Predicted 3D model of a 378-nucleotide RNA (Bacterial RNase P class A) from a Desulfuromonadales bacterium. The organism belongs to Desulfuromonadales, within Bacteria. The coordinates come from a structure-prediction model, not an experiment, and the mean pLDDT is 76. A source record names the gene rnpB. Its Rfam family is "Bacterial RNase P class A". Rfam's curators write: Ribonuclease P (RNase P) is a ubiquitous endoribonuclease, found in archaea, bacteria and eukarya as well as chloroplasts and mitochondria.

């Protein structure tokens, strides 16, 4: 250098005009405009709305039931199904990637097709064995290889995503954990760790595949509801008009519970009203700096105040510089390119709507760090 991996950062600069949304002061004006000043005005995703919490209002949210989500340990959090960091399996020479990773001897369910046999299985084909035949040879004892017919046998062959541990010796009539040795598995103990697990030792021929993002079992968590929450003001129908309950309505899918009005009672159509103010941005905020910690985060100290609109602002256009592409000219040259002028075009993804913290997903092109290398040169 080439290949790779992990982490971070930026999200074209500047400037000049016209403008758009708030805020604060200042003058004007006198009942809702006008002007000026000075200041702020989009993102890492503001997006998907997937998960979590805050906050709101129903009982500060109770009790059963049904629904859901999660699922190695430990720790971090306001809280998660985030996140560190470790463990176990996987992958990759390696930096370092990925995994919903709980339970299959509680219960059920399915394992397509092949195949003999898919679960406490299974002789198609091989392999042994006994009878029987009829054939060959024969040294006349048999002996071979062939067909039936019985029976052994899970080694080998075949099917298959998987076929009752693997290798290898001994053993057998061929075979088998039948037996040994070593891996593998199980239980029992010890040791070492906070634990997930590791690792030693003993005992046991292995003792009933897989499949739970199938039902299911088990542990663990969830109460609903979304700023269109909710709160207050005006205004307008109208003390007009239907229909309903005897109790009604509210509250979670459902039962309970609870709360709230109650006979001049309550819904609920139907009719009116579609203004405005709060909520609404100071918040688990944001920058430095320091302490503990491997870290993710946590304590401390100093400093900042940074959109808040409501058919919805945050753009337009010009100049100029940067950066990349293609052209074109000109200098160089090892003929691969470099340099520079001049001119075109491009500069991603995407856009706030109560707020936050996390995930996924889109995203030109640049920076910037510490690695790793089965490659190349020196």
């Nucleotide at each position: 250098g080439g290949a790779g991996a992990a982490a971070g950062c930026c999200a074209g600069a500047c400037g000049a005009u016209c403008g758009c949304c708030g805020g604060u002061c200042c003058a004007u004006g006198u009942c809702c405009u006008u002007g000026g000043a000075c200041g702020g005005g989009a993102g890492g995703a503001a997006a998907g709305u997937c998960c979590g919490g805050g906050c709101u209002c129903c009982a500060c949210a109770g009790g059963g039931c049904a629904g859901g989500a999660u699922g190695g340990u430990c720790c971090c959090u306001a809280a998660c199904g985030g996140g560190g960091a470790c463990c176990g399996g996987g992958g990759g020479u390696g930096a370092c990637c990925c995994c919903a990773g709980g339970g299959a001897a509680a219960g059920u369910g399915c394992c397509a097709c092949a195949g003999a046999g898919a679960g406490a299985a299974g002789a198609c084909c091989g392999c042994c064995c006994g009878c029987c035949g009829g054939c060959a040879c024969u040294c006349c004892g048999g002996u071979g290889a062939c067909g039936g017919c019985g029976g052994g046998u899970a080694a080998g062959g075949g099917u298959g995503a998987a076929a009752g541990g693997g290798u290898g010796a001994g053993g057998u009539a061929a075979g088998a954990g039948c037996u040994c040795a070593c891996c593998g598995g199980u239980g029992u103990u010890c040791u070492g760790g906070a634990g997930a697990c590791a690792g030693g030792a003993c005992a046991c021929g292995c003792a009933u595949g897989g499949u739970a993002a199938a039902c299911c079992c088990u542990a663990u968590c969830c109460g609903g509801u979304g700023c269109a929450a909710g709160a207050c003001c005006a205004a307008a129908a109208a003390g007009a008009g239907g229909a309903g309950u005897g109790g009604a309505g509210g509250u979670u899918g459902c039962c309970c519970g609870c709360c709230u009005c109650g006979a001049u009672a309550c819904u609920c159509c139907g009719g009116g009203u579609u203004g405005g103010u709060c909520g609404c941005u100071u918040g688990a905020g944001g920058g430095g700096g320091u302490u503990g910690g491997c870290a993710a985060c946590a304590g401390c100290c100093c400093u900042c105040c940074c959109a808040g609109a409501c058919a919805a602002a945050u753009g337009a256009c010009c100049a100029u510089c940067c950066g990349u592409u293609g052209c074109a000219g000109c200098a160089u040259u090892u003929c691969g390119g470099u340099g520079u002028u001049g001119u075109a075009g491009c500069g991603a993804c995407a856009g706030a709507a109560c707020c936050c913290g996390g995930c996924u997903u889109a995203c030109a092109g640049a920076c910037c760090u510490g690695c790793u290398u089965g490659c190349g040169u020196u």